A computed fold for a 76-nucleotide RNA from a Planctomycetota bacterium, annotated as transfer RNA. It matches the Rfam family "tRNA". By type it is a transfer RNA. The coordinates come from a structure-prediction model, not an experiment, and the mean pLDDT is 81. NCBI's taxonomy places the organism under Bacteria, Pseudomonadati, Planctomycetota.
RNA sequence: UCCCCGAUAGCUCAAUCGGCAGAGCGAGCGACUGUUAAUCGCUAGGUUGUUGGUUCGAUUCCAACUCGGGGAGCCA
Numbered sequence: 001u002c003c004c005c006g007a008u009a010g011c012u013c014a015a016u017c018g019g020c021a022g023a024g025c026g027a028g029c030g031a032c033u034g035u036u037a038a039u040c041g042c043u044a045g046g047u048u049g050u051u052g053g054u055u056c057g058a059u060u061c062c063a064a065c066u067c068g069g070g071g072a073g074c075c076a
Stems, first nucleotide, its partner, number of pairs: 001072007010025004019056001027043005049065005
């Protein structure tokens, strides 16, 4: 320098054909239990990496950029 993959809740990850953004864990509150733990229920938590474009409508399609991972190349 080039190619490929990825970026979504605090963490790990889903989201079908472009049409209301979700789960588990964690957090807070409660139920249950002699206590703790476990279990169960409820609640909060989102600029979908950034900036633009297409569209009635974008997590999803297109372009550039940023960051992370992998591969190739260059030098020797």